[in-house]
Context: one part of a larger RNA
RNA sequence: GAUUGAACGCUGGCGGCAUGCUUAAUACAUGCAAGUCGAACGGUAACAUGCCCUUCGGGGUGAUGACGAGUGGCGGACGGGUGAGUAAUACAUAGGAAUCUACCUAGUAGUGGGGGACAACCUGGGGAAACUCAGGCUAAUACCGCAUGUGUCUUACGAGAUAAAGAGGGCCUCUUCUUGAAAGCUCUCGCUAUUAGAUGAGCCUAUGUCAGAUUAGCUAGUUGGUAGGGUAAAAGCCUACCAAGGCUACGAUCUGUAGCUGGUUUGAGAGGACGAUCAGCCACACUGGGACUGAGACACGGCCCAGACUCCUACGGGAGGCAGCAGUAGGGAAUAUUGGACAAUGGGCGAAAGCCUGAUCCAGCAAUGCCGCGUGUGUGAAGAAGGCCUGCGGGUUGUAAAGCACUUUUGUUUGGGAGGAAAAGCUUAGAGCUAAUACCUUUAAGUGUUGACGUUACCAAUAGAAUAAGCACCGGCUAACUCUGUGCCAGCAGCCGCGGUAAUACAGAGGGUGCGAGCGUUAAUC
Numbered sequence: 001g002a003u004u005g006a007a008c009g010c011u012g013g014c015g016g017c018a019u020g021c022u023u024a025a026u027a028c029a030u031g032c033a034a035g036u037c038g039a040a041c042g043g044u045a046a047c048a049u050g051c052c053c054u055u056c057g058g059g060g061u062g063a064u065g066a067c068g069a070g071u072g073g074c075g076g077a078c079g080g081g082u083g084a085g086u087a088a089u090a091c092a093u094a095g096g097a098a099u100c101u102a103c104c105u106a107g108u109a110g111u112g113g114g115g116g117a118c119a120a121c122c123u124g125g126g127g128a129a130a131c132u133c134a135g136g137c138u139a140a141u142a143c144c145g146c147a148u149g150u151g152u153c154u155u156a157c158g159a160g161a162u163a164a165a166g167a168g169g170g171c172c173u174c175u176u177c178u179u180g181a182a183a184g185c186u187c188u189c190g191c192u193a194u195u196a197g198a199u200g201a202g203c204c205u206a207u208g209u210c211a212g213a214u215u216a217g218c219u220a221g222u223u224g225g226u227a228g229g230g231u232a233a234a235a236g237c238c239u240a241c242c243a244a245g246g247c248u249a250c251g252a253u254c255u256g257u258a259g260c261u262g263g264u265u266u267g268a269g270a271g272g273a274c275g276a277u278c279a280g281c282c283a284c285a286c287u288g289g290g291a292c293u294g295a296g297a298c299a300c301g302g303c304c305c306a307g308a309c310u311c312c313u314a315c316g317g318g319a320g321g322c323a324g325c326a327g328u329a330g331g332g333a334a335u336a337u338u339g340g341a342c343a344a345u346g347g348g349c350g351a352a353a354g355c356c357u358g359a360u361c362c363a364g365c366a367a368u369g370c371c372g373c374g375u376g377u378g379u380g381a382a383g384a385a386g387g388c389c390u391g392c393g394g395g396u397u398g399u400a401a402a403g404c405a406c407u408u409u410u411g412u413u414u415g416g417g418a419g420g421a422a423a424a425g426c427u428u429a430g431a432g433c434u435a436a437u438a439c440c441u442u443u444a445a446g447u448g449u450u451g452a453c454g455u456u457a458c459c460a461a462u463a464g465a466a467u468a469a470g471c472a473c474c475g476g477c478u479a480a481c482u483c484u485g486u487g488c489c490a491g492c493a494g495c496c497g498c499g500g501u502a503a504u505a506c507a508g509a510g511g512g513u514g515c516g517a518g519c520g521u522u523a524a525u526c
Stems, first nucleotide, its partner, number of pairs: 001526004006522005013373006019366002021331001026329003030326003035074003040071002043067002047065003050061004081284003090209007099201002104197008112146001114144002121136006151162004166189006175182003210256003217247003222244008259281004263274004286307005309320004337363001339362003345359001346357004376406004386397004413461004420453001425447008470515005475496003481510005491498002
């Protein structure tokens, strides 16, 4: 000199854009943060509508809109947080072969015919509660056989194994009853098997990645082979047997420290230091262990066991996990609101309407940082008054003020006012599908609404210099000097050093210098 997620002292007008527990991975009151689908299902607790009954109090009816609880599907493996652990099961770069992949895309082939249950519900019982037991009824895209086998898998090449589920909209061209329906036709969404793709993930190898030798030897599943098991998959991944190997001064092992990277910062560079925000990867979710479900987890707001802690209890037994967003206590030099909205972007579910979303977008707080603007402009010598100095003549503060003439950024008040909005929906026309002018899909044109921010940005008017300057320093380094007080005292100090009666070095004042909504100090890095 540059830099900081900074803190402290004094001071403080506005805006834009960023950033904000670096410490206790300490403990957490309260609220919210993951739901959704009735176009899978049986149904109807609440609300509304219709209908029926009524003693006018009300009652009945799932019939309709809808829908609590329940069965079922998809999603809770994403998104969000933190950096404890980890020095290599991680990360970075470059390769590799023995793998899986829900939803999505493209292709091929199917979607036949049956069965028995369990919730909800009803009845009864236990318990303080959490909850739970028994009996009875019932539906499904829940569950289980059978058939078929394009295919796929296994194979000793003879053969063997192996699937599915329906739902919604519309229509009578053909058949049957003839208002209209059933079978049927048609469209859409699904379901099953399989091939490929895309995406995501698992695995292996090489090289690189902090310090210590006051850590020199380490290793028995250890190193390799055979056989078996196991996994989606290679492999001592596991087991039995056999052999005696494997690593190491090019630093094994041990100990300490640490998430890694893109990057950030400094520097002319080489290099050094760091790894907040943002992005990629990894690990973790009260502590330790375990599996279940699933395409995917050994699962932050799932389950089981053990432990510590907190809470409830009728003492028999139960409940919990903010390193999600706010917020609280504690720790600390130190770090914000128990805010608004799903309008946009994105995500989950759904055919859609839509619902959910502390992701996100916004607002609030903080000079924490960067950038921009302002606190007036011109004129004005009687060089006013006052202050300070003085050699008492004067000098300086100083065009500074006052006065005069202007301007109105910011702020006040009033009014106007973009963009962030694309859609979805509706109408008309065309195309596709079809028996069809239904339905459905799609294209074009028109129409029409949806904004948390928000009293938005911006613009115009309004009155008025009105609402807005400090901090550090002045011995040398280092820009800037005098007086008074003090008297090796009180004090200053980054280094040299000042202070013991004329202190430009302490304290105050006048003056000056530097930076400026900041200035200085401390800490840290180069």